[in-house]
Context: one part of a larger RNA
Molecule: small-subunit ribosomal RNA, 3' major domain
Organism: Spirosomataceae bacterium
RNA sequence: UGACGGGGGUCCGCACAAGCGGUGGAGCAUGUGGUUUAAUUCGAUGAUACGCGAGGAACCUUACCUGGGCUAAAUCACAUUUGAAUUAUUCAGAGAUGGAUAAGCUAGCAAUAGCAGAUGUGAAGGUGCUGCAUGGCUGUCGUCAGCUCGUGUCGUGAGAUGUUGGGUUAAGUCCCGCAACGAGCGCAACCCCUAUUGUUAGUUGCCAUCAGGUUAAGCUGGGGACUCUAACAAGACUGCCUGCGCAAGCAGAGAGGAAGGAGGGGACGACGUCAAGUCAUCAUGGCCCUUACGUCCAGGGCAACACACGUGCUACAAUGGUUGGUACAGCGGGUUGCGAGCUAGCAAUAGUAAGCCAAUCCCUAAAAGCCAAUCUCAGUUCGGAUUGGGGUCUGCAACUCGACCCUAUGAAGCUGGAAUCGCUAGUAAUCGCGCAUCAGCUAUGGCGCGGUGAAUACGUUCCCGGACCUUGUACA
Numbered sequence: 001u002g003a004c005g006g007g008g009g010u011c012c013g014c015a016c017a018a019g020c021g022g023u024g025g026a027g028c029a030u031g032u033g034g035u036u037u038a039a040u041u042c043g044a045u046g047a048u049a050c051g052c053g054a055g056g057a058a059c060c061u062u063a064c065c066u067g068g069g070c071u072a073a074a075u076c077a078c079a080u081u082u083g084a085a086u087u088a089u090u091c092a093g094a095g096a097u098g099g100a101u102a103a104g105c106u107a108g109c110a111a112u113a114g115c116a117g118a119u120g121u122g123a124a125g126g127u128g129c130u131g132c133a134u135g136g137c138u139g140u141c142g143u144c145a146g147c148u149c150g151u152g153u154c155g156u157g158a159g160a161u162g163u164u165g166g167g168u169u170a171a172g173u174c175c176c177g178c179a180a181c182g183a184g185c186g187c188a189a190c191c192c193c194u195a196u197u198g199u200u201a202g203u204u205g206c207c208a209u210c211a212g213g214u215u216a217a218g219c220u221g222g223g224g225a226c227u228c229u230a231a232c233a234a235g236a237c238u239g240c241c242u243g244c245g246c247a248a249g250c251a252g253a254g255a256g257g258a259a260g261g262a263g264g265g266g267a268c269g270a271c272g273u274c275a276a277g278u279c280a281u282c283a284u285g286g287c288c289c290u291u292a293c294g295u296c297c298a299g300g301g302c303a304a305c306a307c308a309c310g311u312g313c314u315a316c317a318a319u320g321g322u323u324g325g326u327a328c329a330g331c332g333g334g335u336u337g338c339g340a341g342c343u344a345g346c347a348a349u350a351g352u353a354a355g356c357c358a359a360u361c362c363c364u365a366a367a368a369g370c371c372a373a374u375c376u377c378a379g380u381u382c383g384g385a386u387u388g389g390g391g392u393c394u395g396c397a398a399c400u401c402g403a404c405c406c407u408a409u410g411a412a413g414c415u416g417g418a419a420u421c422g423c424u425a426g427u428a429a430u431c432g433c434g435c436a437u438c439a440g441c442u443a444u445g446g447c448g449c450g451g452u453g454a455a456u457a458c459g460u461u462c463c464c465g466g467a468c469c470u471u472g473u474a475c476a
Stems, first nucleotide, its partner, number of pairs: 001476002003473003007470007015460002019423005026314008034305002042053002064300007075123007086103007108115002125289002128287003134283002136278003139274001141272001146185006152161003165176003191266004196234007206223002210221003237260001240254001241252004303442001316416001320375007332363003337356002341352004382413001387408007429452007
């Protein structure tokens, strides 16, 4: 100087407390461990692994296994060359691959440059090891308020001072004081969304007034008022008032205001810590393999199942289930696409097909809600697992191993031990909708969007984590 203390002081945080809802019990989904296996590819492992890499494992992916092949394939550079480089058929084979036949008849694509085929030469390749050789990227402490430097001064020196003290703040935020005076990285602000208003603009959006029109409908003429769209601008600064205070600032159910003291949310993560994670995104040193640890193909596996754990979904019902009627969103997506309407089907869906490269058309039905009827507390008209049968769709192909529909079946489960998690407001809880990936889908996941919409916070003694000052130390 740090680190640590079941030392002290001060102060924060859904840390506790006060509340609301869960997990832990059940069934299923998913990830992991374990076990099994020819293989169950690899990585991630307290917090900071475990619906994680994976924003899509039937083939492919795929890295794993079994078997069959190759010694090159793919790509790039250079050179040479081409009356097809294209299409079809056929044989052997699981296919990769190997072979045969025919058509095509003067060059396939492109505006040009050029692309493309074959042959030759050259450069191989490795998801093999090492994240403890590395770059890059990332998690975490932590959006915590800290981390430092120059000059000066003090100290023999390590170092100290500044950065401590008194206040204050979300903040090393600001003020006052002070052997310090300044500065940098962080904080804050500048950026985006959102809450209010104005100006400009008025189609594909809107419809107050006027006219037409309809069973109805901005449907039509028209209009720019309103909503909205999207650019610019205004607006909030403790600016004003009162009280307290030297000041900074604090308090006010004060005024005005759409908004009040950081208005709400996002992006943004200091010096560093964990030899944290990643050689399997990529890049890369070293080591290793080179008729194989490379590479092509078929099938299998990654989906196994006495079990254990994590994360979720659905429930156990009447604040409910079922049936019928009826109302109101926002974010998004669409041409190999979204697909209205009509027809067939109980349905999944199929047939036909309008419109739309979209503020125009479509996905699009929002659901919870409201109204009415029924069930009457039961393992039930709760719950839907499991299984039988029949189908639909995607796709060369749904056996291993897809989703969906119909019908039958109708398991556990009557609110969950010890323990444990999230959340302070448009939040929790609850309800549906969209998107990425994607042929399809194991999505109950992830990322967004809106609808309905609470309770509680006395307080900081205690648990956990953290910040500053101080003190002790046989620790560095």